Glycine riboswitch aptamer from an uncultured Acetobacteraceae bacterium, 93 nucleotides, folded computationally. Model confidence (mean pLDDT): 76 of 100.
RNA sequence: CUACCCGGCGCGGGAGAGAGCGGGUCACACCCCGCCGCCGAAGGCGCAACCGGCCCCCGGAAACGCUCAGGCAUCACGGACCGCGCAGGGCAC
Repeated sequence: CUACCCGGCGCGGGAGAGAGCGGGUCACACCCCGCCGCCGAAGGCGCAACCGGCCCCCGGAAACGCUCAGGCAUCACGGACCGCGCAGGGCAC
């Protein structure tokens, strides 16, 4: 210096599910409260597929499951994950 690993930043892409009912309210949307119905791809939790070990025990553990949280017209925000770029850290050879 390059490769590899790790997270960070920037840009781009990025789904699902009620414009539900009642009230606040004068009408709709938004917002708030209550009720019912739903979604899974922030986070969280769980069994366990799977992986590892000192192997009938222990550890890690998903996009699987649960829906606590979050979310359910457009827009906005958020969004696992993917691609590109940037610098940083780690670690051999």
Of the family's consensus pairs, 90% are formed in the model.